[in-house]
RNA sequence: AUCUUAUCAAGAGCAGGUGGAGGGACUAGCCCUAUGAAACCCGGCAACCGGCGUGUAAACGCACGGUGCUAAUUCUUGCGGAAUUUCUGUUGACGCCUAAAUCGUCUUCAGAAACAUUCUGGCAGAUGAGAG
Repeated sequence: AUCUUAUCAAGAGCAGGUGGAGGGACUAGCCCUAUGAAACCCGGCAACCGGCGUGUAAACGCACGGUGCUAAUUCUUGCGGAAUUUCUGUUGACGCCUAAAUCGUCUUCAGAAACAUUCUGGCAGAUGAGAG
């Protein structure tokens, strides 16, 4: 590299230090940034793994060790499904009652259009633990 699995709507300095221009994985957007980016240190958050404590257990607590995280939902989005709109065709019912045609309303099914919103599954990604 790859595979399995869990989590990803909460939380954490909007005057901490060094540093100096970039950053938010990628696409398209949209943002952050000299009122100072990345990175490093410190601080903080969380509690996945280990540890410790309570407990029969499930679980809970502490935050000592190993990671992680510390703008915006994983910032939104990329592939698909559902709902909402319009148009076309179509099935049936009703309305003008003999029937048919036409027209109108509702309805069944199919197709098309466009974008947006909402919901949802997936893809991708991130992190932990495990496999190898």